[in-house]
Molecule: transfer RNA
Organism: Candidatus Woesearchaeota archaeon
RNA sequence: GGGGCUAUAGUGUAGCUUGGUCCAUCAUGUGUGGUUUGGGACCAUACGACCCCGGUUCAAAUCCGGGUAGCCCCA
Numbered sequence: 001g002g003g004g005c006u007a008u009a010g011u012g013u014a015g016c017u018u019g020g021u022c023c024a025u026c027a028u029g030u031g032u033g034g035u036u037u038g039g040g041a042c043c044a045u046a047c048g049a050c051c052c053c054g055g056u057u058c059a060a061a062u063c064c065g066g067g068u069a070g071c072c073c074c075a
Stems, first nucleotide, its partner, number of pairs: 001074007010028003020058001029047006051067005
């Protein structure tokens, strides 16, 4: 220098090829309440995310362009 893959709640993860509704999925975590003599477990409820910028579109996590970071391959 060229190319490929990845980036989503505090943590892990689904959704991306077929763009679609209102609350973006699940587990875990945390707060509150219930249960218990107390704790754990369990139950209810709440909280929290699409790496950044721009474009296309009525509508973008998803498509397009450019960046950033990590991993890998070639030179």